[in-house]
Context: one part of a larger RNA
RNA sequence: CUGGGCGUAAAGGGUGCGCAGGCGGCCAGAUGUGUCAGAGGUGAAAUACUGCAGCUUAACUGUAGAACUGCCUUUGAAACUAUCUGGCUAGAGUAUCGGAGAGGUAAGCGGAAUUCCAGGUGUAGCAGUGAAAUGCGUAGAUAUCUGGAGGAACACCAAUGGCGAAGGCAGCUUACUGGACGAUUACUGACGCUCAGGCACGAAAGCAUGGGGAGCGAAAGGGAUUAGAUACCCCUGUAGUCCAUGCCGUAAACGUUGUUCACUAGGUGUUGGAGCAUUCGACCGCUUCAGCGCUCAAGCUAACGCGAUAAGUGAACCGCCUGAGGACUACGGCCGCAAGGCUAAAACUC
Numbered sequence: 001c002u003g004g005g006c007g008u009a010a011a012g013g014g015u016g017c018g019c020a021g022g023c024g025g026c027c028a029g030a031u032g033u034g035u036c037a038g039a040g041g042u043g044a045a046a047u048a049c050u051g052c053a054g055c056u057u058a059a060c061u062g063u064a065g066a067a068c069u070g071c072c073u074u075u076g077a078a079a080c081u082a083u084c085u086g087g088c089u090a091g092a093g094u095a096u097c098g099g100a101g102a103g104g105u106a107a108g109c110g111g112a113a114u115u116c117c118a119g120g121u122g123u124a125g126c127a128g129u130g131a132a133a134u135g136c137g138u139a140g141a142u143a144u145c146u147g148g149a150g151g152a153a154c155a156c157c158a159a160u161g162g163c164g165a166a167g168g169c170a171g172c173u174u175a176c177u178g179g180a181c182g183a184u185u186a187c188u189g190a191c192g193c194u195c196a197g198g199c200a201c202g203a204a205a206g207c208a209u210g211g212g213g214a215g216c217g218a219a220a221g222g223g224a225u226u227a228g229a230u231a232c233c234c235c236u237g238u239a240g241u242c243c244a245u246g247c248c249g250u251a252a253a254c255g256u257u258g259u260u261c262a263c264u265a266g267g268u269g270u271u272g273g274a275g276c277a278u279u280c281g282a283c284c285g286c287u288u289c290a291g292c293g294c295u296c297a298a299g300c301u302a303a304c305g306c307g308a309u310a311a312g313u314g315a316a317c318c319g320c321c322u323g324a325g326g327a328c329u330a331c332g333g334c335c336g337c338a339a340g341g342c343u344a345a346a347a348c349u350c
Base pairs, nucleotide, nucleotide: 003322004321005320006319007304008303012318014201015200016199017198021194022193023192025088026087027086028085029084030083031082034080035077036076037075038074039073040072041071042070049065050064051063052062053061054060091191092188093187094186095185096183097182098181103177104176105175106174107173108172109171110154115149116148117147118146119145120144121143125136126135162169163168206247207246208245209244210243211242215241216240220236221235222234223233258317259316260315261314262313263312266295267294268293269292270291271290272289273288274287275286276285299306300305323350324349325348332343333342334341335340
């Protein structure tokens, strides 16, 4: 390389958008690019293959054939492919109506709780632990009542629930705004799928500048424990956690399962919608569409398990793997303020 693979053995890119590229619905006509058939030319010799022959045999050699799977010219075929022309509506999209949602951004508002401050009542403890001690307290703490300040997070509802491409999203209100879903007809007429490079988004931690700082709390200090204790436990506590703007670009970024389309028994729960039936009305019931779960037929799988939300059966496109260590490394390049990130070997050992 041909292959064989990627849930857990090595292997799905963190996620989306998307240029090039690859692939692409139904009908008719034209052309004849690929494709197929016939004919002609060429495809040197040697080698390789087959038959026969010559050296006593073999190697070796001679001779004949086939082959040289290719290219060119020409005559045809027209199913598929391609291009062009015309048409279609089942893919895709638009319009109308409707309800659901922690989807996003910004502003405003609210109550509970912790802490702190001021004042009242009140007196000897409080806090903490396995037990203690450090710590706080007669300069009046803890407790309790009133008032105030400030920051962060939003109990119950809450779900095995919902939304989002992923990361993720939860008090309430308002403004702006994205997407999905259902129903009905009408419209456009293949406008589609995937996507190397590229662009955008991307938890936490970290970085820069300026704010903010209640609680928590890396580092640090102290008390314990212990043989020691650079820990686990306790008392403090700085960065940080919060906000604005700009970087970083990584995660067990996981469903460890790429995206899209089609097909393939059921049962059951739940979320959002529609229709039918029924009813005074509603619930229940039946059908159907879109999600989220459980359990299973067939099938698949090394097994575990998966099983219409496939890891089943097929198709298109992308990414990735190829023994373990060395090595999510070195060197080089690109990016970054830095931390570092991305790309990515070899010697050597087994």
Predicted 3D model of a 350-nucleotide part of an RNA (small-subunit ribosomal RNA, central domain) from Pelagicoccus mobilis. It matches the Rfam family "Bacterial small subunit ribosomal RNA". It was read from a public genome assembly. Model confidence (mean pLDDT): 88 of 100. NCBI's taxonomy places the organism under Bacteria, Pseudomonadati, Opitutia, Pelagicoccaceae, Pelagicoccus.